[in-house]
Molecule: transfer RNA
Organism: Syntrichia caninervis
RNA sequence: AGGUUGGUAACUCAGUGGUAGAGUGUUGGUUUGUCAUACCAAAAGUCGCGAGUUCAAUUCUCGUCCAACUCA
Numbered sequence: 001a002g003g004u005u006g007g008u009a010a011c012u013c014a015g016u017g018g019u020a021g022a023g024u025g026u027u028g029g030u031u032u033g034u035c036a037u038a039c040c041a042a043a044a045g046u047c048g049c050g051a052g053u054u055c056a057a058u059u060c061u062c063g064u065c066c067a068a069c070u071c072a
Stems, first nucleotide, its partner, number of pairs: 002070006010024004018055001026042005048064005
């Protein structure tokens, strides 16, 4: 240099073109003499970056960056 896979919330991951979600974690509240558990609520995302196609892109296409694997 070539090939394959992946990049989405603090973390682990869903999401096959039409309002971005779950679990864990964090914060607040209820419960308890205290902590933990349990229950309720909230916050937290320029969907790696840039361009193209489209009425509309996390999703399709191209380029690019990063990570893992693979071949020589």